Context: one part of a larger RNA
RNA sequence: GGCUUAUGGUGGAUACCUUGGCAUUCAGAAGCGAUGAAGGACGCGGUUACCUGCGAUAAGCUUCGGGGAGCUGGAAACAAGCUUUGAUCCGGAGGUUUCCGAAUGAGGCAACUCCAAGAACUUCUUAUUGAAUAUAUAGAUAAGAAAGAGCAAACCCAGGGAAUUGAAACAUCUUAGUACCUGGAGGAAAAGAAAGUAAAAACGAUUCCCUUAGUAGCGGCGAGCGAAAUGGGAACAGCCUAAACUAAUCAAUGAUUAGGGUUGUGGGACAGUGGUUUCGGAUAGGAUUAGUUAGAUGAAGUGUUUGGAAUGACACACCAAAGAGAGUGAAAGUCUCGUAAUCGAAAACUAUGAAUACUGUACUGUAUCCCGAGUAGCAUGGGGCACGUGAAAUUCCGUGUGAAUCUGCGAGGACCACCUCGUAAGGCUAAAUAUUCCUGAAUGACCGAUAGUGAAACAGUACCGCGAGGGAAAGGUGAAAAGAACCCCGGGAGGGGAGUGAAAAGAACAUGAAACCAUAAGCUU
Repeated sequence: GGCUUAUGGUGGAUACCUUGGCAUUCAGAAGCGAUGAAGGACGCGGUUACCUGCGAUAAGCUUCGGGGAGCUGGAAACAAGCUUUGAUCCGGAGGUUUCCGAAUGAGGCAACUCCAAGAACUUCUUAUUGAAUAUAUAGAUAAGAAAGAGCAAACCCAGGGAAUUGAAACAUCUUAGUACCUGGAGGAAAAGAAAGUAAAAACGAUUCCCUUAGUAGCGGCGAGCGAAAUGGGAACAGCCUAAACUAAUCAAUGAUUAGGGUUGUGGGACAGUGGUUUCGGAUAGGAUUAGUUAGAUGAAGUGUUUGGAAUGACACACCAAAGAGAGUGAAAGUCUCGUAAUCGAAAACUAUGAAUACUGUACUGUAUCCCGAGUAGCAUGGGGCACGUGAAAUUCCGUGUGAAUCUGCGAGGACCACCUCGUAAGGCUAAAUAUUCCUGAAUGACCGAUAGUGAAACAGUACCGCGAGGGAAAGGUGAAAAGAACCCCGGGAGGGGAGUGAAAAGAACAUGAAACCAUAAGCUU
């Protein structure tokens, strides 16, 4: 020096645990804000650095309910108090709510300054005025109203809109109308009551799922892209206007208001005939009944034994509409909280929507009038349709041109004929569908501290960066602090006794692997 064994140290793996996460399901809610939000600054406690709570009425005030013995948050301690004349606590409704922040009197380097003490700006209403320019209008002024503004996770609609990538390079193409930016709305949004789909038979708004189908097709026919009808389900709901015509008013070739009218087996006006019943309404109305926001009642076990401790073992019992679960000094249906079941609201809110009111709802004839115009269509340039210009319909936009009114017009994938289907150029519309920042309940062949959220813990913290931004580590004494009085060595740290405890588990605290270090013994060089 090496190896082996043993005993320690160091270290914090492993198994165990869970306060925290992850995922899913069901239900609720789906917004907050000029009555000042989200987010902050600064304050408020007897002592108070931080967190939490709150706002100069400042760990809180009032009131109405619940509840019933302790209470003055995390968080000990001391002090001082409150409370059966019902505190603390829980729920409903109020009050207070500094300063900044859309921030809004002016300014500003947010949480500050200044003044005459204010709705800044936009919008709306009314009034007075009032140009170029005659009537007018724009504009101005004043008073009033308080609609907008900002924030917020995803879902939704719209306006813009890449590249990496793939094509084994790359340009059409793809990635992809994706990411991202902007605007807007709602609890959903969008779409929606056929100028439809079909095919000789028919269906009957929209949306979503399954299927059709990786089919028909598109495609440097490469890479790739990729339907629809039909069929089966979910859910179902249909309506209002323009015009013709009539009446009234007025500034009168027209306008406004009221009536009328709304359809494709064409409808309506117009001219006649008939009727107030039936059925319906997404309108007003709010009876009633449920539910949410606190809660209440709630069955049944003892002994012996081991042990520090019984929920274990043994013995004999009991309850069960309750043997879900959690806790309790080990493993509890009968110890505690609960669970099944039943009951409960002064106040606020949600749903339901009865009575009642209001409102809609016929037939025949004729062919005079009406049936959504710079529209449809066409030409040209583009976009979008699964469809890359193609034979390219259908759809949308730019430019130009530019019809018809039912003997009309559009579509059925160029186009024409026949046939069939529909009725454009106005509008509204619940449900089935999408999503989850948030609230409650439940579940898991999900994780268990290098895992699971970045974050089990005072974490978007410490720390890094001028900044945008990046971004950690860190859990476990014990059943209970019973957290080691007192003595000894020592300056202290630390240790030795003593004591606590089932056990020192002794706070650098449960278990305590390996690497690594030390000591002892043996073997060996």
Large-subunit ribosomal RNA, domain I from a marine metagenome, 525 nucleotides, folded computationally.
RNAcentral holds the full RNA, with entries from SILVA.
Its Rfam family is "Bacterial large subunit ribosomal RNA".